Predicted 3D model of a 696-nucleotide part of an RNA (large-subunit ribosomal RNA, domain II) from Cryptomonas gyropyrenoidosa. The coordinates come from a structure-prediction model, not an experiment, and the mean pLDDT is 81. Lineage of the source: Eukaryota > Cryptophyceae > Cryptomonadales > Cryptomonadaceae > Cryptomonas.
Context: one part of a larger RNA
Formats: sequence, structure tokens, C1' cells
RNA sequence: AUUAGCGACUUUAAUAUUACAGCAAGCUUAAAUUAGUAAAUGUAGGCAAAGUUAAUACAACUAUUUUAAAAUAGAUUUUCUCAGUUGUAAUAUUAAGACCCGAAUCCAAGUGAUCUAAUUAUAAACAAGUUGAAUGCAUAAUAACCUAUGCUAGAAGGCUUAACUCGUAACUGUUGCAAAAGUUUGAGAUGAUUUAUGAUUAGGGGUGAAAGACUAAUCAAACUUGGUGAUAGCUGGUUUUCCACGAAAUAUAUUUAGGUAUAGCAUAAUUUAUUAAGGUAAGAGGUAGAGCUCUUUUUGACCUAGGGGAGUAAAAAGCUUUACUGAAUUCAGAUAAACUUCGAAUGCUUUCUUUUUAAUAGAAUUAUAGUCAAACUAUGAGUGCUAAGAUUCAUAGUUAAGAGGGAAACAGCCCAGAUUAUUGACUAAGGCCCUAAAAUGAUAUGCUAAGUGAUUGAGAUAGUGACUAAACCAAAAUAACCAGAAGGUAAGCUUGGAAGCAGCUAUCCUUUAAAAAAUGCGUAAUAGCAUACUGGUUGAAAACUUACUGUUUAAGUUUAGUUGCAUCAAAAAUAUAAAGGACUUAUGCUUUCUGCCGAAGUUAUAAAUCCAUUUGAGAUGGUAGUGGAACGUUUUUUAAGCCUGUGAAUUUAGAUUGUAAAAUCUAAAAGAGGUAUAAAAAGUGAGAAUGCUAAU
Repeated sequence: AUUAGCGACUUUAAUAUUACAGCAAGCUUAAAUUAGUAAAUGUAGGCAAAGUUAAUACAACUAUUUUAAAAUAGAUUUUCUCAGUUGUAAUAUUAAGACCCGAAUCCAAGUGAUCUAAUUAUAAACAAGUUGAAUGCAUAAUAACCUAUGCUAGAAGGCUUAACUCGUAACUGUUGCAAAAGUUUGAGAUGAUUUAUGAUUAGGGGUGAAAGACUAAUCAAACUUGGUGAUAGCUGGUUUUCCACGAAAUAUAUUUAGGUAUAGCAUAAUUUAUUAAGGUAAGAGGUAGAGCUCUUUUUGACCUAGGGGAGUAAAAAGCUUUACUGAAUUCAGAUAAACUUCGAAUGCUUUCUUUUUAAUAGAAUUAUAGUCAAACUAUGAGUGCUAAGAUUCAUAGUUAAGAGGGAAACAGCCCAGAUUAUUGACUAAGGCCCUAAAAUGAUAUGCUAAGUGAUUGAGAUAGUGACUAAACCAAAAUAACCAGAAGGUAAGCUUGGAAGCAGCUAUCCUUUAAAAAAUGCGUAAUAGCAUACUGGUUGAAAACUUACUGUUUAAGUUUAGUUGCAUCAAAAAUAUAAAGGACUUAUGCUUUCUGCCGAAGUUAUAAAUCCAUUUGAGAUGGUAGUGGAACGUUUUUUAAGCCUGUGAAUUUAGAUUGUAAAAUCUAAAAGAGGUAUAAAAAGUGAGAAUGCUAAU
């Protein structure tokens, strides 16, 4: 990993509701006894038939306010008068292990020191080499000691290094040789040494040269058994079919926030009689907008109280004055979620009405739930950066729980809500060159040249189309080419110099077709080059033509603005690549028109179930969940029946039937039991639990 088997809502009691059954103003026994799996006896007790009050108590009425009346609370009564109780089943709740598996824990009683820690008794082990302490002796020396030299001797948690003990570093090993090893290297090696055997200390205890170490591969409290099916608001799993309806992810509270309770929303039953939608009419309100009357903020002007400065004055006051400042008032213009003299649309409440609008719709009671993590899109707002696939509200939609078509692919976008069958038809969104169903359709002699054709900005573009306005032009524009661009004068001043061109002032006159007291380069200053300005050449687009710089007509050039399409701005990770191929008067973009394709939509044909049946152009997607109807398995009764060696169960294969769980039949294998129908009871259905067991 596969296959097979096993594997989870049970049992008892109490209470409540519903269904069914018995009896009924009543219903019923419990313990127990007789008896023996069938029944009988048993009337204690319970519920109901009357309620009210704390209660004596009163009673179809009672309690409270001293009584009454009256009010309040509960009960009773009204017309058919009036129904309970005991069982069985189902569902739920409560108490129990309570649907199944799953902790780390806590406690009790025992078992362990053959591992290891420490202690203890008896024993054992340490090759070889090396250093040479104390001591002693001899000689020298001394008054005697001290002292010196030599010899002797053999101390030490001495030195080197094996056995032995340990485990420093690196590598190998890591399903290993090994649940701690191997290789090389290393530390100690007469000692606080090492070792053998026996013994002692036991779990909140031991032992510990102390690391929370060790205490049998187990230690921040061992192991075994028991309490024990500990508890788990947590995770995982929970087994046949079909049919009907069908949610929520919100409010409030919570030692509460991933739990729970009540309400909201779902389902079933019963009762009741309207409800929704459209139209009409009425109503409340202070949002959007708007506005500035009030409040907040705010600009300018007029006018001006006050403040500062100056003058006058011996000083004060007063008076005069000002490039200063300036409240309030007035005029004009602005601002606001917590401003309003104003003020919608929607929405909300109510009245009436409509049935060729719709409904299994609305409301109440009882019973059973699930839900309390929501997501995106659009709109209105807050927080944030007018960021976020961000976050928090409101309104709506979709997803959740929704398949189908479109968006290349796609939970939330667009279209549209799948009962079943059909190789029919019509459409929606979206499409019609090929992949790929459908016009290589028409229309504007439209636009685009970027393969733009997915997409984004400020800004930029002699890209190109359309429109508007103006200037110049055959008396020749604009561009290009040829030529000129002079003289007084080097203007005056300044300056080392200043000659058109460092700077200042002025900017005249002449000759001219025209030419600046000079527009830009340039020189130390001159020079030189170009420009303004002028002349000439050329001739703007077509036709004709004798082919000639001939003729005729004529419209070009420049500037500014608006606008369409396009260009640059333009960066993402395997590979060109926002599907690909390809497409250029289009297969792109813009305008208008017609046709066609296109879905599980609608419709046609055939059928199923449900509701209503007077009537259908009726209903049938579905998670959590609620309700309903069935299939199969084992055992019991039915059954001393029926089937069965003329072949049971079971296995394999096929066929037929049923909406399905499944059933029946046939063939082969097998070789002895099986069982209709109607009931009853459950160890009653497996693909999931890192499920358990076995086989392979």
C1' cells in the first nucleotide's frame, strides 16, 4: 500500500408533547401473594372531576383595601354543556460513561539498588624506565655545635610509558556492527587509584566532590496495578434509499469573545382569516442639495473707537499729526459631521381600491432544530494615505447552500435558477476569418499604420484626420540658390586699447533697389564670417501644347485655438505570452442597418411525483437542519406449513423489473439446509477515525 473481517446515538428511570389502543366522569394499580412465562389476586397510592388565599377559611367564586360598594389578580360560566386516565411507539430534556476514539494529570496500594549514586564487609590488580627528599655513615672542620664534601638510603595525590581506567579533538557511522559503536588522536596510570563478590539506603523518598545528575534503554518526582470508561466549551470519525420544505454567520447577556442562554431566521402539526405587491389619498421627519438668519471658521472695502510713533509743551493734561496697527457697525464675497430663514427623491406609517397581479402567502399556539468565524460586488459613510484581496457600519445583490451559458482559465462579475428523457424549435448575456457554432454582411469612397487593437498619469510629439480664427501672396508669398548689404565714421564719452558688437550717452545725415550709430559668432584692438534689409533666378496644382523655362485657369505659405485616432512616458520573475494563429480601404476603432449562432432559460413531444381539484401559462437546485415514505440484514411467531440430493445456503457471470435502497430469473461451480406472507425484537447497513486485527 491493497484486500477481507471488526468498528460509533445505546440501556434504565422520571418528565413533557404527538400518534395509536383500552376504558371513560372516571382511569389505574405499586410492593406483594398464588401461579409458572400464561394469568389471577392485591384499591395502599396517583391523576382527573373547582377554584381562590401565606393561612384559619370561604367556594362558582376567592384574595387584597377593617365591612359594603368599586377596582385589581386568578378561576368559572355563556350555543352545540363538560374529558380524562392507563398503556404502547416516536421525539426531546434531566440523571447516569450516555454517539465512538484521544490527553498531559491527581490519588492509593505494592514492586524494584543484577543498570547506576553513595556507604559497608571480604578479596584482587598496577611491565619497564627515570628523578633522587628525610635519615644514616665516613672524611674535613669546630673548644663543642654549625657547616662542607663523599657514600648510603629510597620519599612523592613526583616524571616517561604499557596492562588497567577514562573519553580531548576530528572523521566514519545515522533503516548503524552498535537504541551511543569504530578509526586516528588524547588524559590518568602508588592513588581522593582501579576491580570482583556479598550487603545497606526506596518514590515527595533515596543517593548526589551538585549536572536537577542517577535511582534497570523510563526521572523537575521511577515502575506495576487500581480509583478509571478520570475530565476534554478541543481535534478527528459516525455505515442503506427516495420524497417535501429549507436556514444562519445578527441583537442582548455572559471570568464572555472559536462556548452557551433568550430573541431573530428554518421545519412539522393544529387553529385562525387574511397577507404581500401595484395604484390612490393622507401623514410624521430635517438627509442629499441649497443657504448664511443663529453658532464655528474666513477674505476685501468703507468708516472708525482704541493702541503705538512724531510734533507742540518746563512737566502733566490738552491740542495737532501719521508709508504703522485696528475691535465693533455697515456693504460685498466665502465655510461646516456635532450651523439652519429653507429643503427634495427614495424609504417608513396609515386609509381606500384592484383579482387578466401573486400566494402551500400572513398571524397565533405546541413540538423539534440548526445558526452566533462569514466572503466579495455596487451604492452611502467612519478609520486609513479618498492605500490595501485592509478594517467597521448601513442598503441591495450574488456566493455560502447554485449547476448551466459568457468573462481564454475564474466561489462572490454579466445572463439565467438544473423533476426525468429527446442528435427538435426560439432567444438572453456574449458572439459570427481559423482553432470554434454563426455575415471574409451592408453603411459613412469615415478614422488608425501604432500589429495600436489588454491597461495608467502629469507631461511631451513639423504623426495624421476634422473644425474655427487671422496674416502674407501672380504688383510673385514661403523655402532654396546667385548677388549686394555702402558712405560721413574708428559717432561721442570712457579706456592701456574700445574701430557696429566691455560699459555709458545719443541713435542723426547721405548714396541707394536695399543696407541697423548694428541681431549673433569672432579679434588684445583691427580684421574676418553670418543676419536684418534689397535685387535676381525659380514658380505654388492641374489642363492644353507645336515639347518650348510656351499658353490658360488659379491657391499656396505661415501663425493661433478646439477636437478624433495614434506615438513616447510604459519595469517581474521557466517561454514569445492579458488564449493562440493570423488580420491593415481590416478579421482593428467609430456611425447606422439587417440576418444568424448561442444556456440545463422559454417552448415542443413523452413521462414521474406533489398540491389544488370549480379552475393550473401550477410546483419539484439545495449545505446545517426539520418532516414523510420505503429497501435490506440477524433472531422469534406464523411453521409438525411450504421449497429442497429431480440439488438448500453460498460463489461467479449474464438477463429482466423498479425513481432508488434492491428484487426476480437463467447458466456454471457447490453439496444440506432454506423459508413466502403478516407481525415482533434488534449486537441492523462503512470509504474515511495518522482507526483495530489478519493475510498478501